[in-house]
Context: one part of a larger RNA
RNA sequence: UCCGGCGAGUGUGCGUGCGCAGCAAGGCUAAGGCUCUCUGAGCCGUAACCGUAGCGAAAGCGAGUCCGAACAGGGCGUCCAGUUGCGCGCGUACGACCCGAAACCCGUGUGAUCUACCCAUGGCCAGGUUGAACUCUCGGUAACACGAGAGGGAGGACCGAACCGGUGACCCUUGCAAUAGUCUCGGAUGAGCUGUGGGUAGGAGUGAAAGGCUAAUCAAACCGGGUGAUAGCUGGUUCUCUCCGAAAUGCCUUUAGGGGCAGUCUCCGGAGUUCAGUUGCGGAGGUAGAGCACUGGAUGGGCGCUCCCUUGCAAUGUGAGGGAAAACCCGAUCAAACUCCGAAUUCCGCAACUCCAGAUCCGGGGAAAGAGGCUCUGAGCUCUAAGGUCCAGGGCCGAGAGGGGAAUAACCCAGACCAUCAGCUAAGGCCCCCAAGUGUAUGCUAAGUGGGAAAAGAAGUGGAGUUACUCAGACAGCUGGGAUGUUGGCUUAGAAGCAGCAAUCAUUUAAAGAGUGCGUAACAGCUCACCAGUCGAGUGAUUCUGCGCUGAAAAUAUACCGGGGCUCAAGCAUACCGCCGAAGCUGUGGACUUGACGCAAGUCGAGUGGUAGGAGAGCGUUCUGUUGUAGGCCGAAGGCGUGCCGCGAGACACGCUGGACGAAGCAGAAGUGAGUAUGCCGGA
Repeated sequence: UCCGGCGAGUGUGCGUGCGCAGCAAGGCUAAGGCUCUCUGAGCCGUAACCGUAGCGAAAGCGAGUCCGAACAGGGCGUCCAGUUGCGCGCGUACGACCCGAAACCCGUGUGAUCUACCCAUGGCCAGGUUGAACUCUCGGUAACACGAGAGGGAGGACCGAACCGGUGACCCUUGCAAUAGUCUCGGAUGAGCUGUGGGUAGGAGUGAAAGGCUAAUCAAACCGGGUGAUAGCUGGUUCUCUCCGAAAUGCCUUUAGGGGCAGUCUCCGGAGUUCAGUUGCGGAGGUAGAGCACUGGAUGGGCGCUCCCUUGCAAUGUGAGGGAAAACCCGAUCAAACUCCGAAUUCCGCAACUCCAGAUCCGGGGAAAGAGGCUCUGAGCUCUAAGGUCCAGGGCCGAGAGGGGAAUAACCCAGACCAUCAGCUAAGGCCCCCAAGUGUAUGCUAAGUGGGAAAAGAAGUGGAGUUACUCAGACAGCUGGGAUGUUGGCUUAGAAGCAGCAAUCAUUUAAAGAGUGCGUAACAGCUCACCAGUCGAGUGAUUCUGCGCUGAAAAUAUACCGGGGCUCAAGCAUACCGCCGAAGCUGUGGACUUGACGCAAGUCGAGUGGUAGGAGAGCGUUCUGUUGUAGGCCGAAGGCGUGCCGCGAGACACGCUGGACGAAGCAGAAGUGAGUAUGCCGGA
């Protein structure tokens, strides 16, 4: 992993709603008893309980009563059928749908054959090295001290086997092994190692102390019990068809992945167009926009309260100049927390019309949900970042299949009852992959732009304008001129058109700047503006706009058209014709739900995507009654096939197998349906 079997909403009490049944102003018995054909049935039993009257704390009164002085006012009542049983839904108490903790507590419970420490009694430590005290002898001393030699054999001494340990690495890590192996390494006369027997234990022991060890288990052992602990958590929860169909929001919550109430779904009962849309009418409002009348911001000018600086004068004053600057005036502005204004959409009310929709409202039974997500629009936060976050309004996914988008929950199209080798379309497409145009017309693009990107840049190219010059000759090229006062003034070492400052005249002219750039130390020199000649037809400037170009670097491989491939296109723009294209729409046949009509048969409409979830109708299994039944060795159940019926769960018939049981129908009761629970048991 597979196969087979087992495997999860049950039972009782109480409460509540619905259905069915009995009786009904009543309903019903409980314990107990009696009888019988005795694990059962029938009959007694009216004690209790619920209902039939309430109000008040109560005395109490009573269709009323309580508060109250009240004949005032108000509160609660006075109207409305209940009750018992059975079935079903739900709640509640219990293990309460099933499996699952980590834990907690209890016990004269079991453990120290492992291990920790202790007690008693035994055992073990090759070999080698060092050479303490002390003693003797000699030297030495006044005597000691002291020195030397010999002897001696101390040590938590040294090296190193056994033994004990376990440092580093490798190896192993479904192992040789639930801690090993190899090499290496520490101790090895000691706080040493070890045999045997014994002692101390669970909030306890023991611990040279690591929360270590106490039988492969230790921040509280193991076994049994409380025990089916609890689990707002994870997983799982078994047949079919039909109808409807959510939520991921608000408030509160030791609350945030859980709940309570409301909103949203469903079912039953009631109301019966009340809903919604449009139009008209009447209202609400301060957004978009706009504005500057308020509140503020910000700007140029005028005027200028006030203040400051400089200065003239016969001066505490007065005149002139300059600066800062409130208020006011003019012009032009900005604002979520500004508004003299002010939409669209929206919301509320009334009326009419349309609509009859799984519209609306009320009461009650049952839920689920209370992690949402993407996209568009309007805002906040952020960086006018995020597949970001938080609100509001819409859509979709969620719970939605189909077509398009290469692939791709959300984008575009479109809402799948079933069948169909029929038709029309949507989005999107029509050269090939690939269904349909190598369609028509007119342009554009040369960049494979198309088929990824900005600021910015450019005699790319198309279109539409404005404007200047131009056969009295423009633009470009070529030839020539480009002068004089003058080296203008100032400055400067110098400053001569060309460092810089101020000024920028005049003359001769066809024309020529007190000079456009290069250049010199300064001149010089080259050049430009400007003029003439030559040439002979357009030339420049600028605005708007279509398409393109540059800007443009990324990590395994072309790789930024889905691919092939495409250039008067198979790219882009405009116009037009045709076609393809879906589970959309239509045709044909069929099924079901629901409304209206109908006595019915049926007819005509509307409908039938669906998770959580609500509601309805069924299939099948075991057992009980009917039933010692029908049936059955002329072959039951079960098994394997085939046919046929049913939307389906499934049913029936026949054949083979099998070899003794056993229906259907109508009722009843459940240990009643398996693919998932790292499910359990067995097998492969």
The part of an RNA shown here (large-subunit ribosomal RNA, domain II) has 684 nucleotides and comes from a Caldifarciminota bacterium.
Rfam family: Bacterial large subunit ribosomal RNA.
The RNAcentral record of the full RNA draws on ENA.